This is a predicted structure of a 110-nucleotide RNA (SAM riboswitch aptamer (S box leader)) from Falsibacillus albus. Model confidence (mean pLDDT): 83 of 100. Lineage of the source: Bacteria > Bacillota > Caryophanales > Bacillaceae > Falsibacillus. The sequence is in RNAcentral, with records from Rfam.
RNA sequence: UUCUUAUCCAGAGAGGUUGAGGGACUGGCCCGUUGACACCUCAGCAACCAGCCGAUUAAUAGGUAUGGUGCUAAUUCCAGCAAGUUGAAUGCCAACUUGAACGAUAAGAG
Numbered sequence: 001u002u003c004u005u006a007u008c009c010a011g012a013g014a015g016g017u018u019g020a021g022g023g024a025c026u027g028g029c030c031c032g033u034u035g036a037c038a039c040c041u042c043a044g045c046a047a048c049c050a051g052c053c054g055a056u057u058a059a060u061a062g063g064u065a066u067g068g069u070g071c072u073a074a075u076u077c078c079a080g081c082a083a084g085u086u087g088a089a090u091g092c093c094a095a096c097u098u099g100a101a102c103g104a105u106a107a108g109a110g
Stems, first nucleotide, its partner, number of pairs: 001110008013042005021031003025080004043072003048068003051064003081099007
């Protein structure tokens, strides 16, 4: 870097360094000199993988939180593409529902 599978309306912040942008992209809307984003330390959340416990012969369900990740503003912040429903009744448009795409994370494979 590519592919496959699963999940994405729950949950969880303090201190230090630095100093202007940040929330992937586009539009909107937000966050930010009352210091964001990033990095470091500590703390926490969760339970994807491994470990351990586990009724049972076993597998499994379930549990735990030791290790590897991940995460700790806003639903993946909302929308983007398609179909449908309702309003409207040609269309435009608006709201909603479902699916997909994009993205993120984990595990596996090349």